[in-house]
Context: one part of a larger RNA
RNA sequence: UGACGGGGACCCGCACAAGCGGUGGAUGAUGUGGAUUAAUUCGAUGCAACGCGAAAAACCUUACCUACCCUUGACAUGUCCAGAAGCUCUUAGAGAUUUGAGUGUGCCCGAAAGGGAGCUGGAACACAGGUGCUGCAUGGCUGUCGUCAGCUCGUGUCGUGAGAUGUUGGGUUAAGUCCCGCAACGAGCGCAACCCUUGUCGUUAAUUGCCAUCAUUGAGUUGGGCACUUUAACGAGACUGCCGGUGACAAACCGGAGGAAGGUGGGGAUGACGUCAAGUCCUCAUGGCCCUUAUGGGUAGGGCUUCACACGUCAUACAAUGGUCGGUACAGAGGGUUGCCAAGCCGCGAGGUGGAGCCAAUCCCAGAAAGCCGAUCGUAGUCCGGAUCGCAGUCUGCAACUCGACUGCGUGAAGUCGGAAUCGCUAGUAAUCGCGGAUCAGCAUGUCGCGGUGAAUACGUUCCCGGGUCUUGUACA
Numbered sequence: 001u002g003a004c005g006g007g008g009a010c011c012c013g014c015a016c017a018a019g020c021g022g023u024g025g026a027u028g029a030u031g032u033g034g035a036u037u038a039a040u041u042c043g044a045u046g047c048a049a050c051g052c053g054a055a056a057a058a059c060c061u062u063a064c065c066u067a068c069c070c071u072u073g074a075c076a077u078g079u080c081c082a083g084a085a086g087c088u089c090u091u092a093g094a095g096a097u098u099u100g101a102g103u104g105u106g107c108c109c110g111a112a113a114g115g116g117a118g119c120u121g122g123a124a125c126a127c128a129g130g131u132g133c134u135g136c137a138u139g140g141c142u143g144u145c146g147u148c149a150g151c152u153c154g155u156g157u158c159g160u161g162a163g164a165u166g167u168u169g170g171g172u173u174a175a176g177u178c179c180c181g182c183a184a185c186g187a188g189c190g191c192a193a194c195c196c197u198u199g200u201c202g203u204u205a206a207u208u209g210c211c212a213u214c215a216u217u218g219a220g221u222u223g224g225g226c227a228c229u230u231u232a233a234c235g236a237g238a239c240u241g242c243c244g245g246u247g248a249c250a251a252a253c254c255g256g257a258g259g260a261a262g263g264u265g266g267g268g269a270u271g272a273c274g275u276c277a278a279g280u281c282c283u284c285a286u287g288g289c290c291c292u293u294a295u296g297g298g299u300a301g302g303g304c305u306u307c308a309c310a311c312g313u314c315a316u317a318c319a320a321u322g323g324u325c326g327g328u329a330c331a332g333a334g335g336g337u338u339g340c341c342a343a344g345c346c347g348c349g350a351g352g353u354g355g356a357g358c359c360a361a362u363c364c365c366a367g368a369a370a371g372c373c374g375a376u377c378g379u380a381g382u383c384c385g386g387a388u389c390g391c392a393g394u395c396u397g398c399a400a401c402u403c404g405a406c407u408g409c410g411u412g413a414a415g416u417c418g419g420a421a422u423c424g425c426u427a428g429u430a431a432u433c434g435c436g437g438a439u440c441a442g443c444a445u446g447u448c449g450c451g452g453u454g455a456a457u458a459c460g461u462u463c464c465c466g467g468g469u470c471u472u473g474u475a476c477a
Base pairs, nucleotide, nucleotide: 001477002476003474004473005472007471008470009469010468011467012466013465015461016460019425020424021423022422023421026316027315028314029313030312031311032310033309034307035306042053043052064302065301066300067299068298069297070296073127077126078125079123080122081121082120083119086103087102088101089100092097107116108115109114129291130290132289133288134287138285139284140280141279142278143276145274150189151188152187153186154185155184156165157164158163169180170179171178195268196267197266198265200236201235202234203233204232205231206230209226210225211224214223215222239262242256243255244254245253246252318418322377323376324375325374326373327372328371334365335364336363339358340357344353345352346351384415389410390409391408392407393406394405395404431453432452433451434450435449436448437447
């Protein structure tokens, strides 16, 4: 100087407390461990691995296993030889591959001969190739402490020196934020602000959007209009600016006015010096090592989907604040040409048919659901719950056996609110309800977004956990 303390002082955080809803019990989904296996590819492992890499494992993906094949190779550059490339039919084979036959000559230079570009086949060698090893050789990227308020430097001063000072102290703040003081005076990386979005108003603009007034229609449908809504560009607006009080005449704090908004208005992006030899050689790049008729390459089938068990994360429930049936209302944000697919018709339905419109403020996906109004059920393993299984189908796709999703009929399991323990959340939040996107031929209870309805509680900081500042002790570095 640090680190540590079941030392001290001060402060903060859904850290506790106060509340609301869960997990832990059930069934299912998914990931992991373990076991199994020819293979169940590999990585991730306290917080910070475990719906994680994977924003889609039937084939492909695919890296694994088995079998069958190739050896200058699927891919790159260079040398030589031959032929245009290609197309059609055909033999064997699970396919990769392979047998035979036919057809066929293009582009550029050139009168032709021939040469060149490109492609295909062959030969030999330099080489290719490796998701092989090492993340403890590395770059890059990422997690984490932590959006915590810290981490440093120059000059000066003090100390023999390691170092100290500044950065400590008194106040204050979300903040090393600001003020005052001070052997310090300044500065840098962080904080804040600048950026995006949302909340109010104005100006400009008015189609595909809107409709107050005037006509018109089944309908903003049409004429008309751009007032309103909205859209999207530019501005305004919030700064402790104003008033009162407290304070040290400071910084600031408390209350108030005005205001759409008040003290960082809400949300996001933004992550200092560093820590964990944290993660990744399987995104990519790369040193070294290793393989080179194989640890490279191709193909078919299988596996990654197994299952006495254990754990994590979720979904659905156990019901009446509910289930079922009928009627009826209101979103936002997205996506669409190999696409979204309307009306109509067929089917109980998944869906089929059909073909209008739309490269989209125009058309389509698209019925929002919880809600509201009625009816029924009457506390029951039930008109709760839906696992499992049987039969019959639909769709995608060469192909749904291993191993897809969905539909109809039947079947109707566990489950009556969950031990010890444990998680999330402070407001348009929790809880609850549906909708959309990416991936994608098909497949979502995952994930990323969107809106609808919409709470309870916070006395307080003694205690648990994590963190910050000062101080103290130390047989630690």
Molecule: small-subunit ribosomal RNA, 3' major domain
Organism: Dechloromonas sp. Dech2017